[in-house]
RNA sequence: AACAGAAAAAGGCAAACCAUCUGAAAGGGUGGGACGCAAAGCUUACGGGUCUAAGGCCAAUAAAGAGAUAGGGGAGCUAAGACGGCUGAGCCGCCUGA
Repeated sequence: AACAGAAAAAGGCAAACCAUCUGAAAGGGUGGGACGCAAAGCUUACGGGUCUAAGGCCAAUAAAGAGAUAGGGGAGCUAAGACGGCUGAGCCGCCUGA
């Protein structure tokens, strides 16, 4: 250095939940809190997968036409939005050597 994580040592991170902020939502930030994690460190414009649908598209009702006003309208589609604690891959890293 590679490989491995059975047993140690020093540590690290922080699920659910609660409070608060933020976002259309999914979610994210901060504090508390620990389910767990040998990378639960980083990268999503490096893939796959999953989640959301503001906006857009389409569908539907109605309608002779135009205009105005009010009400109603979907198990729909769509991500360079979100998830690195879904997974592959890449990069960096502590200790030890059954």
Model confidence (mean pLDDT): 77 of 100. c-di-GMP-I riboswitch aptamer from Jeotgalibacillus malaysiensis, 98 nucleotides, folded computationally. The source organism's lineage runs through Bacteria, Bacillati, Bacilli, Caryophanaceae and Jeotgalibacillus.